Model confidence (mean pLDDT): 82 of 100. The RNA shown here (transfer RNA) has 74 nucleotides and comes from a soil metagenome. It matches the Rfam family "tRNA".
[in-house]
């Protein structure tokens, strides 16, 4: 320098080719359950999807730019 894949709650992921309320699992936090504590069992909080723009009535999602981290290859 070129090409390529990743980026989504604290942490690993799913969603993206059907554009239309952003989810799962650990975790926290609450009650129930227990003599406590582990399990369990209900409930909740916690993001505005790496970033800037575009298209669109609408954008995690399509297009482009730019970052960051890995992988090729030169």
């Nucleotide at each position: 320098c070129g090409g390529g894949a990743u980026g989504u709650g604290g942490c690993g992921c799913a969603g993206g080719u059907u554009g239309g309320u952003a989810g799962c699992g650990c975790g926290u936090c609450c009650g129930c359950u227990u003599u406590g504590g582990g399990a369990g069992c209900g409930g909740a909080a916690g993001g505005u999807c790496g970033u800037g723009g575009g298209u669109u009535c609408g954008a995690a999602u399509c297009c482009c730019g730019c970052c960051a981290u890995c992988c090729c290859g030169a």
RNAcentral records the identical sequence in 45 taxa. The RNAcentral record of the sequence draws on ENA, GtRNAdb, MGnify and Rfam.